RNA sequence: GGGCGCAUAGCUCAACGGUAGAGCAGCAACCUCUUAAGUUGUCGGUUGAAGGUUCGAAUCCUUCUGCGCUCA
Numbered sequence: 001g002g003g004c005g006c007a008u009a010g011c012u013c014a015a016c017g018g019u020a021g022a023g024c025a026g027c028a029a030c031c032u033c034u035u036a037a038g039u040u041g042u043c044g045g046u047u048g049a050a051g052g053u054u055c056g057a058a059u060c061c062u063u064c065u066g067c068g069c070u071c072a
Base pairs, nucleotide, nucleotide: 001071002070003069004068005067006066007065010024011023012022013021018055026042027041028040029039030038048064049063050062051061052060
């Protein structure tokens, strides 16, 4: 340098173009002599950036940034 893939909550990951969710973590309550475990509730997002298409974009298209794989 060429090709391909990934980027969504603190972390790991979902999400037919139509209200962005789960688990873990955090917080609160319950339970317990205490801790751990358990139960219930709750908090948490500019979907990497900038444009385009569309009534509507995390999703489709383009460019850029970062990371990974691969070829030379």
A computed fold for a 72-nucleotide RNA from Candidatus Gottesmanbacteria bacterium UBA6580, annotated as transfer RNA.
Model confidence (mean pLDDT): 81 of 100.
The source organism's lineage runs through Bacteria, Bacteria candidate phyla and Candidatus Gottesmaniibacteriota.
Rfam family: tRNA. Its family is annotated with triplet codon-amino acid adaptor activity in the Gene Ontology. Rfam's curators write: Transfer RNA (tRNA) molecules are approximately 80 nucleotides in length. Rfam classes the family as a transfer RNA.
The sequence was found in a public genome assembly.